[in-house]
RNA sequence: CGAUCUCGACAGGGGCGUCUGCGAUUGCAGGCUGAGAAGGACCCUUUGAACCUGAACCAGAUCAUGCUGGCGGAGGGAGUCGCGACGGCGCAUUC
Numbered sequence: 001c002g003a004u005c006u007c008g009a010c011a012g013g014g015g016c017g018u019c020u021g022c023g024a025u026u027g028c029a030g031g032c033u034g035a036g037a038a039g040g041a042c043c044c045u046u047u048g049a050a051c052c053u054g055a056a057c058c059a060g061a062u063c064a065u066g067c068u069g070g071c072g073g074a075g076g077g078a079g080u081c082g083c084g085a086c087g088g089c090g091c092a093u094u095c
Base pairs, nucleotide, nucleotide: 001087002086004085005084007082008081009080010079011045012044013043014042016039017032018031019030020029021028022027051076052075053074057070058069059068060067
């Protein structure tokens, strides 16, 4: 020095749908998908498919749903620092 790797600190970003029953006004229980369906959790942070937009989109499947595929590497999207390892380069010393 490094767009090599591990770890850590602090900081930041994000989503929470659908169906059924009960209840009765937003709650409880269960089914589905999922990392996550309000948990002191989970995912993601430019090396960015976390997530948002297009989108009340298109096709298929489903009891139903971003459930699957397309759209689509399309547009947008949140970061800095430090220890260590490894590698490279340089300098010094010793033989």
Model confidence (mean pLDDT): 77 of 100. TPP riboswitch aptamer (THI element) from Pseudorhizobium pelagicum, 95 nucleotides, folded computationally. The same sequence occurs in records of 2 taxa. Rfam family: TPP riboswitch aptamer (THI element). The literature on the family includes a 2006 paper in Nature by Serganov et al., "Structural basis for gene regulation by a thiamine pyrophosphate-sensing riboswitch". Rfam's curators write: Vitamin B(1) in its active form thiamin pyrophosphate (TPP) is an essential coenzyme that is synthesised by coupling of pyrimidine and thiazole moieties in bacteria. The previously detected thiamin-regulatory element, thi box was extended, resulting in a new, highly conserved RNA secondary structure, the THI element, which is widely distributed in eubacteria and also occurs in some archaea. Analysis of operon structures identified a large number of new candidate thiamin-regulated genes, mostly transporters, in various prokaryotic organisms. The THI element is a riboswitch that directly binds to TPP to regulate gene expression through a variety of mechanisms in archaea, bacteria and eukaryotes. through a variety of mechanisms in archaea, bacteria and eukaryotes. Tandem TPP riboswitches have been reported where both TPP riboswitches respond independently to TPP. The structure of TPP riboswitch has been reported for Escherichia coli and Arabidopsis thaliana. The organism belongs to Pseudorhizobium, within Bacteria.